[in-house]
Predicted 3D model of a 341-nucleotide part of an RNA (small-subunit ribosomal RNA, central domain) from Cherax destructor. Model confidence (mean pLDDT): 87 of 100. The RNAcentral record of the full RNA draws on SILVA. NCBI's taxonomy places the organism under Eukaryota, Protostomia, Panarthropoda, Parastacidae, Cherax.
Context: one part of a larger RNA
RNA sequence: UUGGGCGUAAAGAGUGCACAGGUGGUUUAUUAAGUCAGUUGUUAAAGCCCGAGGCUCAACCUCGGUUCGCAAUUGAAACUGAUAGACUAGAAUAUUGGUGGGGGUAGUAGAAUUCCAUGUGUAGCGGUGGAAUGCAUAAAUAUAUGGAGGAAUACCAGUGGCGAAGGCGGCUACCUGAACAAUUAUUGACACUUAAGCACGAAAGCGUGGGGAGCAAAUAGGAUUAGAUACCCUAGUAGUCCACGCCGUAAACGAUCUAUACUAGACGUCGGAAUUAAUCGGUGUCACAGCUAACGCAUUAAGUAUAGCGCCUGGGUAGUAUGCACGCAAGUGUGAAACUC
Numbered sequence: 001u002u003g004g005g006c007g008u009a010a011a012g013a014g015u016g017c018a019c020a021g022g023u024g025g026u027u028u029a030u031u032a033a034g035u036c037a038g039u040u041g042u043u044a045a046a047g048c049c050c051g052a053g054g055c056u057c058a059a060c061c062u063c064g065g066u067u068c069g070c071a072a073u074u075g076a077a078a079c080u081g082a083u084a085g086a087c088u089a090g091a092a093u094a095u096u097g098g099u100g101g102g103g104g105u106a107g108u109a110g111a112a113u114u115c116c117a118u119g120u121g122u123a124g125c126g127g128u129g130g131a132a133u134g135c136a137u138a139a140a141u142a143u144a145u146g147g148a149g150g151a152a153u154a155c156c157a158g159u160g161g162c163g164a165a166g167g168c169g170g171c172u173a174c175c176u177g178a179a180c181a182a183u184u185a186u187u188g189a190c191a192c193u194u195a196a197g198c199a200c201g202a203a204a205g206c207g208u209g210g211g212g213a214g215c216a217a218a219u220a221g222g223a224u225u226a227g228a229u230a231c232c233c234u235a236g237u238a239g240u241c242c243a244c245g246c247c248g249u250a251a252a253c254g255a256u257c258u259a260u261a262c263u264a265g266a267c268g269u270c271g272g273a274a275u276u277a278a279u280c281g282g283u284g285u286c287a288c289a290g291c292u293a294a295c296g297c298a299u300u301a302a303g304u305a306u307a308g309c310g311c312c313u314g315g316g317u318a319g320u321a322u323g324c325a326c327g328c329a330a331g332u333g334u335g336a337a338a339c340u341c
Base pairs, nucleotide, nucleotide: 003313004312005311006310007295008294012309014200015199016198017197021193022192023191025087026086027085028084029083030082031081033080034079035076036075037074038073039072040071041070042069049065050064051063052062053061054060090190091187092186093185094184095182096181097180102176103175104174105173106172107171108170109153114148115147116146117145118144119143120142124135125134161168162167205246206245207244208243209242210241214240215239219235220234221233222232257308258307259306260305261304262303265286266285267284268283269282270281271280272279290297291296314341315340316339323334324333325332326331
């Protein structure tokens, strides 16, 4: 609970697509559903409300009147709706152009780590705050040549770019999505938002089959310490990688929902047009009005407004219990109360 709010106090769903629903540009005519005005009926009496009067006042009583609503009817036509027509400022399409780590598939390159083989070479190497475990005369570390394999792409690299978000970075080819600019042309409101629904969704985790260089939960050992189930060191398995299928959560953050319009400027930067500047679209820093409890925000708003959705309503109990749905499981979604302060 017809209120006030949601950057940080409780509160914007992780993100998109979209049916129903809600809302909707300019203009002409008609209509009269909403709307507005009148009349009639009804709304029992009492009461309530208003105006008078009577008990010395009041309570109380008496009289008169109003009223919402509903229905019928007669009108009005500005606004909303409906019907018919027109328009181009919203939206979309066509043409031309460049930009980009946007996505998918296949191939390929060079550094580096590790391992293997061979040569050179000899006693140490490694590691730390200092050590030790560990590796090494069965020849290690170092160095040179050759090979194997997996993963990641130094420099360029940038409050730089792209993507709805998650996210995306060597190079090449193919397939493919989106945004942007310029000029005209076309359609003619085709739009905005969106419960339910559908799709996507880091990491970890799960299933089946591969792969396994480095790293590394678990685990083992060595140290440290009063202890050390840690921090440090030596090893090291899941995992990390690939294919297919699940999971559906994150400080999924700008802790800021989406769309539209309006409201001083200054300085960077990216992509176009123009190129002398003015311009359009992104991305940043500062700053006015205004806003804010303050911090701060400030044309990329947290300002001024409109439309739609989501969410909050003292702390704990508790994102727990229960029920339901989903999942192989882990668990996820929805989600209380008693009691207590």